[in-house]
RNA sequence: GCCGGGAUGGCGGAAUAGGCAGACGCACCGGACUUAAAAUCCGGUGGGGUAACACCCGUGCCGGUUCAAGCCCGGCUCCCGGCACCA
Numbered sequence: 001g002c003c004g005g006g007a008u009g010g011c012g013g014a015a016u017a018g019g020c021a022g023a024c025g026c027a028c029c030g031g032a033c034u035u036a037a038a039a040u041c042c043g044g045u046g047g048g049g050u051a052a053c054a055c056c057c058g059u060g061c062c063g064g065u066u067c068a069a070g071c072c073c074g075g076c077u078c079c080c081g082g083c084a085c086c087a
Stems, first nucleotide, its partner, number of pairs: 001083007010026003019067001028044005046057003060076005
């Protein structure tokens, strides 16, 4: 240099016919139970914002297409694998 795969919350990991992003698990928070804890059970849990709602933002980065993009298109960064080059 060329080819292929990948980047999603605190962590793992889903969603591929373009249609509510984060299912599910772990961790964490609150509650129940307990003398107390562990285990178990119930509820919650992306970020900002609010008294609480509302609302805004978010799938590596910058653009584009579309009513609508994690998903399609262009460019770029980084990681993994393969190939080539190596006077």
The prediction has a mean pLDDT of 81. This is a predicted structure of an 87-nucleotide RNA (transfer RNA) from bacterium CG2_30_54_10. Its Rfam family is "tRNA".